Transfer RNA from a Phototrophicaceae bacterium, 74 nucleotides, folded computationally.
[in-house]
RNA sequence: GGCCUUUGUAGCUCAGUGGCAGAGCAACCGCCUUGUAAGCGGUCGGUCGUGGGUUCAAAUCCCACCAAAGGCUU
Numbered sequence: 001g002g003c004c005u006u007u008g009u010a011g012c013u014c015a016g017u018g019g020c021a022g023a024g025c026a027a028c029c030g031c032c033u034u035g036u037a038a039g040c041g042g043u044c045g046g047u048c049g050u051g052g053g054u055u056c057a058a059a060u061c062c063c064a065c066c067a068a069a070g071g072c073u074u
Base pairs, nucleotide, nucleotide: 001073002072003071004070005069006068007067008066011025012024013023014022019056027043028042029041030040031039049065050064051063052062053061
């Protein structure tokens, strides 16, 4: 370099396999406490890697590309 497989979703770890994008942790606010931590309640946070295609409808299916990991090979 070529080919193949897996992965890419919130700041982090991940779920979601065609029909309203979610959980935990983190952050912020409040309650509690003499105070901090813990606990409890709430809020914020997304171009679903990129670009096309299929579909009434795509994170999800198809194609190409990009990135990471692994395997085979000259």

Rfam family: tRNA. The family's RNA type in Rfam is transfer RNA. NCBI's taxonomy places the organism under Bacteria, Bacillati, Candidatus Thermofontia, Phototrophicales, Phototrophicaceae. The prediction has a mean pLDDT of 83.